[in-house]
Context: one part of a larger RNA
Molecule: small-subunit ribosomal RNA, central domain
Organism: metagenome
């Protein structure tokens, strides 16, 4: 390479946008590049296959035919793919009406709680543990009441629930703003799908500069435990956690399941629409669209399980895998302030 795979055995890129590339709905006309057929030329010889012949046979040798799957020219066909032209509306988008939402950004506001400060009451303990001790407290702690400061997080509602491409998003209000769903079927008329390179986003930790610092808490200190205890437990405690700007670019970034489209039994819960039925109204019932769960038939699977939210049946495109260790290491290149990231071997060994 051919071929086989990627939920859990090796393997889906963290996510999105998107140029090139690949692929592409329905009808019709035309063209003839691909495609199909005919004819001609060329395709050295030997080899190979078949037929016949020559050495007494065979190996071997000779002759003829075939093969040489290709290329070129020419004639024809027009179903399919492609090119060009015309048209269509179901894919896609737009418009208009409605709906739900912790989607995003900025500003303001709120109450509970912890800590601290001040004041009142009050007195000998508090705290902590398996038990203690370090620690705090007669310079008045803990407890309790009142006032104030400051930072961070938003109990109940809360859900198997909602939104977002993913990361993620939750007190309340206002402003700005992205997307989705549904209904109408008015408009455009294939404008689509996927996407190497590229661009943007991307938890936590970490980094730089400037703020902030209540609680928590790597490091660190002390007390215990222990044979030891550089730990687990306790008392403290600095970075950090928070905000602004700029980096970093990784995670069990997981549904360990790439994106898009179509098709293939049902039952049941729930979220948001729409239509019908019913009603004074609401509820309910039926149908349908979009999401999100549980179960389950066919089918699939090594099994577990998946099962209209597929791991079923198919198509298009991208990414990735090829025994374990060595190793996500070395080296080179590249990105980064650094920490490190990306790309990524081999010897050797089993």
């Nucleotide at each position: 390479u051919u071929g086989g795979g990627c939920g859990u055995a090796a393997a889906g890129g963290g996510c999105u946008c998107g140029c090139a590339g690949g692929u592409g709905g329905u009808u019709u006309g035309u063209u003839a590049a691909g495609u199909u057929g005919g004819u001609g030329g060329u395709u050295u010889a030997a080899u190979c296959u078949c037929u016949g012949g020559g050495c007494u046979c065979a190996a071997c040798c000779c002759a003829g035919a075939g093969u040489c799957u290709g290329c070129c020219a020419u004639c024809a066909a027009a179903a399919c793919u492609g090119g060009c032209g015309a048209a269509c509306u179901u894919g896609a988008g737009u418009a208009c009406g409605a709906u739900a939402g912790g989607g995003g950004a900025u500003a303001g506001c709120g109450g509970a709680a912890u800590u601290c400060u001040c004041g009142g009451u009050g007195u000998a303990g508090c705290g902590g543990u398996g038990g203690a001790a370090u620690g705090c407290g007669u310079a008045g702690a803990u407890a309790u009441c009142g006032a104030g400061a400051g930072g961070a997080a938003c109990a109940c509602c809360a859900a198997u629930g909602g939104c977002g491409a993913a990361g993620g998003c939750a007190g309340c209000u206002a402003u700005c703003u992205g997307g989705a769903u549904u209904g109408u079927a008015a408009c455009u008329g294939a404008c689509a799908c996927u996407c190497a390179u590229g661009a943007g986003c991307g938890a936590a930790a970490g980094u730089g500069c400037g703020g902030g610092g209540a609680g928590c808490a790597u490091a660190c200190a002390g007390g215990a435990u222990u044979a030891g205890a550089u730990a687990c437990c306790c008392u403290g405690g600095u970075a950090g956690u928070c905000c602004g700007c700029a980096c970093c670019g990784u995670a069990a970034a997981c549904g360990u399941u790439g994106u898009a489209u179509a098709c293939u039994a049902g039952u049941u819960g729930u979220u948001g629409g729409u239509g019908g039925u019913u009603u004074c109204a609401a509820c309910g019932c039926c149908a349908u669209c979009a999401g999100u769960g549980a179960c389950g038939u066919c089918g699939c699977u090594a099994a577990c399980g998946c099962a209209u939210u597929a791991a079923g049946u198919a198509u298009a495109c991208c990414g990735c895998c090829u025994g374990g260790g060595g190793a996500g290491u070395a080296u080179g290149c590249u990105c980064g302030c650094a920490a490190g990231g990306g790309u990524g071997a081999a010897a050797c060994u089993c």